[in-house]
Predicted 3D model of a 485-nucleotide part of an RNA (small-subunit ribosomal RNA, 3' major domain) from a metagenome. The full RNA is in RNAcentral, with records from SILVA. Its mean pLDDT, the model's own confidence on a scale to 100, is 81.
Context: one part of a larger RNA
């Protein structure tokens, strides 16, 4: 001075508690372990590994494994030197393919006047020799750089002074108050920095500005029906500049303060709400496999090509999810309403053909204009009538679509058969405090093809409880012991 304590005081936080949903038992997807294997590449491992690196393993990727092949190499930069029927392409042969051969014939750019691929030169390329290249090999405990975590907790710290022989300490501490070491007060301390706020972006409300691809209130025209036309410029949106919220005002507590309750006005009330932002350390946290790199290791092989495999194997364990186990519901039929997003080697409309998945055609569209497009839950109507069922939809059988050279290992969907556990889930354990928690579609990025809220977003409907801090788990401030550093 720190760290710790089943010490002690203050304080906080979905930490408990109140409540609403799951998870943990079924089935299937996913990721991990383990076992299995030629190989099942590698890394992450309490929290803070396990739908994680992966925003998308048939081939590629790919690193793994087996089998063929190459050695100055797949890629890069010099050096020396060789070749005119030399290189190279095309064509033949061998091959799975890389790859390795093979006679004529075709045969690169620029320069010597001109003709020529043309001997001469020089390039490029090729070839040979050599310096090198190359490595996802090793060390992440040799590092940078970026990254997680405690924690968006409220802290860490400096400078001059002062005290102490000195490590140190005050300041940073008491009273109060805040989300906040926020502020106010007292005060041997007086500033100061790095955080916190504040500055940025987004939402909610208004005002000017502008009006085309948005919009349509009056006006007039016209349709079977649409802002469809003339027009408008109000309104919606769009996007720019701006206003506004500051305990400003009023009352009441407070130490005449910081504030704290409560009202008024307002779209909005006390940081409104949301993101972006994550100080000084921690943990030799993670990452040599993004990338950079020291050291060390391989060099006819630990490089390099290529063909097939494998990463998708399965007694079994976990983690995360989905879809269920039903009447707040299943199945037809009928109807309404969204936001964000994307679109050119695309997105693709009406129209014709399939029961469909999908074919066919190709209007429009470089997009506020065309198109993905049909939003689903929701509401009406109608039926099932509590059953392992008209719940559930694994699983397999036929036939089909789509992509792609190729779908057997190993893809996605469509139809018809098929109808498996499953009747609300044990100890245990997770998440949320309002447009949130449930719940219900939508969109994108990756990408030829492929995703179940895997992920990143969008919107629809839309709750309950919080009496409070005894108690469980973290944490922050002072304080006490200490055989601990």
């Nucleotide at each position: 001075u720190g760290a710790c304590g089943g010490g002690g005081g203050c304080u906080c936080g979905c930490a408990c508690a109140a409540g609403c949903g799951g998870u943990g038992g079924a089935g299937c997807a996913u990721g991990u372990g383990g076992c299995u294997u030629a190989a099942u590449u590698c890394g992450a491992u309490u929290c803070a590994a396990c739908g994680c690196g992966a925003a998308g393993a048939a081939c590629c990727u790919u690193a793994c494994c087996g089998g063929g092949a190459c050695u100055u190499g797949a890629c890069a930069u010099g050096u020396u030197g060789g070749a005119a029927g030399u290189a190279g392409g095309a064509a033949c042969c061998c091959g799975a393919a890389a790859g390795g051969g093979u006679a004529a014939g075709c045969a690169a750019c620029g320069g010597u006047a001109u003709c020529c691929a043309g001997u001469c030169c020089g390039u490029a390329a090729c070839u040979a020799a050599c310096a090198c290249a190359g490595g996802u090999g090793u060390u992440g405990c040799a590092u940078g750089g970026c990254u997680g975590u405690c924690g968006u907790c409220a802290g860490c710290u400096c400078g001059u002074g002062u005290c102490g022989u000195g490590a140190g300490a005050c300041g940073u501490u008491g009273g109060g108050u805040u989300a906040a070491g926020u502020c106010c007060u007292a005060u041997a301390a007086c500033g100061a920095g790095c955080g916190a706020a504040a500055c940025c972006c987004u939402u909610g409300u208004c005002u000017u500005u502008a009006g085309u691809u948005g919009c349509c209130a009056a006006c007039a025209g016209g349709u079977a029906a649409u802002g469809c036309u003339g027009g408008g410029a109000a309104c919606u949106c769009u996007a720019a500049a701006g206003a506004g919220a500051c305990c400003g005002c009023c009352g009441u507590c407070g130490u005449u303060a910081a504030g704290a309750c409560g009202g008024a006005g307002g779209a909005a009330g006390g940081u409104g709400g949301g993101g972006a932002u994550g100080a000084c350390g921690u943990c030799a946290a993670g990452u040599c496999a993004u990338c950079a790199u020291g050291g060390c290791c391989c060099u006819u092989a630990c490089g390099u090509c290529c063909c097939g495999g494998g990463c998708u194997g399965c007694a079994c364990a976990c983690g995360u999810g989905c879809u269920a186990c039903a009447a707040u519901g299943g199945u037809a039929g009928g109807u309404a309403c969204a936001a964000a997003a994307g679109g050119a080697a695309g997105c693709a409309a009406g129209g014709c053909c399939g029961c469909g998945a999908g074919g066919u055609g190709g209007a429009g569209c470089c997009a506020a204009a065309c198109c993905u497009g049909g939003a689903a839950a929701g509401c009406c109507u109608a039926u099932c009538c509590c059953a392992g069922u008209u719940c559930g939809g694994a699983u397999u059988g036929a036939a089909g679509g789509c992509u792609g050279a190729a779908a057997u290992u190993c893809g996605c969907c469509u139809u018809c058969a098929u109808g498996a556990a499953g009747u609300u889930g044990g100890a245990a354990u997770c998440g949320c405090u309002a447009g949130u928690a449930a719940u219900c579609g939508c969109a994108g990025a990756u990408c030829a093809g492929c995703c179940u809220c895997g992920c990143u977003g969008c919107g629809g409907u839309g709750a309950a409880u919080a009496u409070g801090u005894u108690c469980c788990c973290g944490a922050g401030c002072c304080u006490u012991g200490u055989a601990c550093a």